[in-house]
Context: one part of a larger RNA
Parts: sequence; structure tokens; C1' cells
RNA sequence: CCUCCGUUAAGGAACUAGGCAAUCUAACCCCGUAACUUCGGGAGAAGGGGUGCCUCAAGUAGGUGAGGUGUUAAGCGAGGUAAAACUUUGCCGACACACCGAGCCGAAAGGGGCCGCAGAGAAGUGGCUCGAACGACUGUUUAUCAAAAACACAAGUCUCUGCUAACCCUCAGAAGGGGAUGUAUAGGGACUGACACCUGCCCAGUGCCGGAAGGUUAAGGGGAACCGUUAGGGGGAGCAAUCCCUCGAAGCGGCGAACCGAAGCCCCGGUAAACGGCGGCCGUAACUAUAACGGUCCUAAGGUAGCGAAAUUCCUUGUCGGGUAAGUUCCGACCCGCACGAAAGGUGUAACGAUUCGAGCGCUGUCUCGACGGAGGGCUCG
Repeated sequence: CCUCCGUUAAGGAACUAGGCAAUCUAACCCCGUAACUUCGGGAGAAGGGGUGCCUCAAGUAGGUGAGGUGUUAAGCGAGGUAAAACUUUGCCGACACACCGAGCCGAAAGGGGCCGCAGAGAAGUGGCUCGAACGACUGUUUAUCAAAAACACAAGUCUCUGCUAACCCUCAGAAGGGGAUGUAUAGGGACUGACACCUGCCCAGUGCCGGAAGGUUAAGGGGAACCGUUAGGGGGAGCAAUCCCUCGAAGCGGCGAACCGAAGCCCCGGUAAACGGCGGCCGUAACUAUAACGGUCCUAAGGUAGCGAAAUUCCUUGUCGGGUAAGUUCCGACCCGCACGAAAGGUGUAACGAUUCGAGCGCUGUCUCGACGGAGGGCUCG
């Protein structure tokens, strides 16, 4: 010097990004316990008091309960009846009910007394409160730097699927399998994410769904016209064989117009808890300021409710208020929302959280500011 541990005057977060770390707290019994609330909670809220031993209370209260007594249920018998039922009655009689009860176990309240610095005498064993954000909750996750506000979740909505279902294994397809030995209160996909109050406007674009009159349109059908080939005809050269030019049927072949051809697209509608979108400029009120009001341009329609310097606000440490002696954070407001906004949900919300931010009480070696002690290392020697 390092690691781990113990103690510490006075102060008590002045430390620090931040009370990180370490204290404090702690068990059981009693008293007591707020806002808020989905009436369950919140709550061990908070905050107080008690706790040892002996003795009286007292072998008491109470617990347990061998055994016993009583009462009937069922059962059996009789009466009753054609046979039953109903009812009456006799016998027996419970493990059911009630009571008695030996033995065993055995308090407390309260009173009196005793000891110590200390009685949950050791170990172990919640610190608490207030405000706000996010997520309803219990859960899940980055094995090995992230546990969260991320994922999931009950619940809501849309959509697909009539059964050889959709969808998946499986983008070649088949058999086969899953879905499901299920059947639309089912199964698949997507989004939102308890609950409460709600969820506005736009279908012009893109997508999806529906429609079929017209336009366009593939393969295919259809074959007009044209072209190649040449039996043959005509013309030319040559004595001839033969060669050249030209026309050209049928057949075969090539190319191929009109016309007939679906879905799709164009087109016509619908649809936003489908992808998405939700304006600008100018003027105006008897101080000023502002503009309920008016004008104008554009759009498919111009952001409704609610919220708002916010996990979103650049300017910005906005402005005002609160808290502090002093507050770029925090809380409450304002609204000029650079660039919130309604299931990529909006706004609230009790409970919950090893979540995040702010404040306070308690408590402390975090600090003022260090000190001392212990254990193990380091160091020296072997």
C1' cells in the first nucleotide's frame, strides 16, 4: 500500500451524476392508522406501548376425553287394507343428537416481589413518507455488459375460413401430416392492450371488396393479301446439247390483315380499429392589445374532444406560481403545439413495480477529515 471487517468526538448528505455504499429499521402481543379507492384495498400505512425471572391468580378459564346416561332414526313385530298408502302401537336401538364425566394437557388479565447497563439480552429478522412519469396487474426477455417504459397478457376491433375449411410443413408438385378426432360461441391472420369516459373529418392517391354496359387485351380461332418453289406458256442466244429473261396452275411451304377471343387494366361504386392525410394570406371592436366577425386562394378533407415547454418544445434555464438561503432538475399553471391528438389509440385511473424523476423524515465515516483496531495479502528473510 491492497482486500475484507469492527469502532469513532462534534456535525449529519456539506459527498456525489445520483444517499452509490454502509448504517438506521426489524420478531411477537396490544393500541392506533390518512388521502384516495375498482369498496377488495391502501395497511405491517404512519405513529405509539409492552416483552426476563419468582409468586398469587390456578391446577382455575379453557382444551382433550376413557367411560356412562337419556332421546329417538333405521330395523323387526302387531293393528289397519283386497293389496298398499296414511296412521297408531310394542320391541330393539345407533358411528346421530343432548348431557354427565375420570385421567391427561393447561393459560391470560390483574396483583405482589427479584436481578442486571441492557429482558424479542445471542443469531436471524421491513427504514418510512409525499409528489410525478411510464406500463393496468402476476408473468417474459438480450445464457456471457441492458430486466425496462421493451415482450406477453385478459379485453376490444377488423378480416379470412362452410370443411378435402382457411392457414402451415411447402415458392416445382404429390402422397402424407398439423389445423382437429375441432366445425363460425370454432380455427387462422392483423392491430390495439385491465378498467372508466371516449374514439371526430377525409375514399382524391394506394390497397382491398363489389360491379359489369363500354374501351383496351394473350394464347387460340380466322384466313384477305403477299412471297418461295415449278409442270407448263411466251421471248431471246446457240448448228445442237443447252443456257438466259419473263409469265405462271395445282400441290407443298413461308408470312399474315380484317374479324371472333377471358381475367386484368381503364371504367362505376363501397371501404379508414385498411396504407394513409387532416391548409395559406389579408382585414376588422370607442386606449392599447387581441379578434367572436369578414374577404380571398387552394384542398379529398383542412386536427374535433381531450391533452400540451410533454419519455414529444428548436428558440429555452420560455413566463408566472410552489418548494430552497440559493433550484438548467421537480410540481402546478399559461399556450406562441419548431414538430400532441384519438385502437402505430386520446385522456384519466385504485392496486402493483429490484422501473424512471423530484422532495422530506429518520439514520449514518458518503463527506468536513481523518483516526484507531482486527484478519488476510503485498514486502523482507528462509
Model confidence (mean pLDDT): 86 of 100. The part of an RNA shown here (large-subunit ribosomal RNA, domain IV) has 382 nucleotides and comes from a bacterium. The RNAcentral record of the full RNA draws on ENA.